[in-house]
This is a predicted complex of two RNAs, RNase P RNA and transfer RNA, with 442 nucleotides together. It holds a member of the Rfam family "Bacterial RNase P class A". Rfam's curators write: Ribonuclease P (RNase P) is a ubiquitous endoribonuclease, found in archaea, bacteria and eukarya as well as chloroplasts and mitochondria. Its mean pLDDT, the model's own confidence on a scale to 100, is 79.
RNA sequence: CGGAGAGGUCGAGGUGAUCGCUGGUGUCACGGGAGGUUCGCCGAACGUGCCACGGGAGGAAAGUCCGAGCUUCACAGGGCAGGGUGCUGGCCAACGGCCAGUCGAGGUGACUCGCAGGAAAGUGCCACAGAAAUCAAACCGCCUCCGCGAGGAGGUAAGGGUGAAACGGUGCGGUAAGAGCGCACCGCCCGCCUGGUGACAGGCGGGGCACGGCAAACCCCACCCGAAGCAAGACCAGACAGGGGUCGCGUGGCCCGCGCAAUGACUCCGGGUUGGUCGCUCGAGCCCACCGGCAACGGUGGGCCUAGAUGAAUGAUCACUGCCGGCGCGAGCCGGAACAGAACUCGGCUUACCGGCCUCUCCGCCGG
RNA sequence: GCACCCGUAGCUCAGCUGGAUAGAGCGUUGGCCUCCGGAGCCAAAGGUCAGAGGUUCGAAUCCUCUCGGGUGCG
Repeated sequence: CGGAGAGGUCGAGGUGAUCGCUGGUGUCACGGGAGGUUCGCCGAACGUGCCACGGGAGGAAAGUCCGAGCUUCACAGGGCAGGGUGCUGGCCAACGGCCAGUCGAGGUGACUCGCAGGAAAGUGCCACAGAAAUCAAACCGCCUCCGCGAGGAGGUAAGGGUGAAACGGUGCGGUAAGAGCGCACCGCCCGCCUGGUGACAGGCGGGGCACGGCAAACCCCACCCGAAGCAAGACCAGACAGGGGUCGCGUGGCCCGCGCAAUGACUCCGGGUUGGUCGCUCGAGCCCACCGGCAACGGUGGGCCUAGAUGAAUGAUCACUGCCGGCGCGAGCCGGAACAGAACUCGGCUUACCGGCCUCUCCGCCGG
Repeated sequence: GCACCCGUAGCUCAGCUGGAUAGAGCGUUGGCCUCCGGAGCCAAAGGUCAGAGGUUCGAAUCCUCUCGGGUGCG
């Protein structure tokens, strides 16, 4: 210099002015009236308006795919059913997330990817082709015997052929031809030793070798899971018209247990309302420094307060200017700038995305 | 906002406990019939199975993500 890999970070481009929107705080004015009164009045909460001050979308606010907090359902209790996860160790409130490793696959490499337990517990499936798809099997071929011959009987899984997959692989010996039949190496299985917390790795010895694949097929094993969701739920105010049915009901698929109940409960039809307050934003919160740890993360100290709407705010215009593209010798002119927008709140994952910036690493070439 | 369901030919649907040519009815096109049309008979065309990735020898079917549409809940 060229190409590549990994991680982090920013993101309506910036500044100013004017005019708005939304909720908060404060002064003032008006309303309001709890309450207290010496009956003259004084007056809190709260509401409205003007003004002032400071706040006002995201890295994904998205998909709603996981996990929690919170709330209600008996205290969420036992069993069955059902669902989820799946190499090992750790982190975390928890997780299907994250970190570190092991094994396998890919890449020259940095590095990347993997739903990665069990197929010698059982059941099932393996289309077509093929002789044969897991229990044995002879289509062609090879060999032996019989037969004049066509052919027949037997041996053989080395070779051919079929298929995604064919009963360990290569070589030498051996044999009628062959075959783990014998041997060497590789693979597999079993046992022991060493290292490691462990997954596993390495070594030694033994066994001729059984045990094809599929569990994102049923299933088995280990571990985990009660259900529903802020339209959860709690409270206040107002409106209305009752009538019928069932005997059980308690927001869970079933059973048990527990609790409530005839002035009751559930349900259907009809009628009324379409209001307000809380939940609601301070939280497993954010930033910085130090310490422990390879890391995820944890601990200590200091600092900060950062949207809370409810037909639903977060915007518009102007001026100057940064970036990219085009035109032009030039001054300059024209055009462009993504994905997308809170709605109870967090931790993750996944998906979408204009354009930058920072750090580390690998390969190739050149120079020292 | 939360929960759930669906997507296969122009339309309405089968197939979805994996097996290769993805079918059926209506519709469309061509031919026959008829003086012409309809009906009838014969034949044909028409499908990225919503999209992408994965598991598998093999995916409409199983798994994951995305897109589109619909329903219910105070």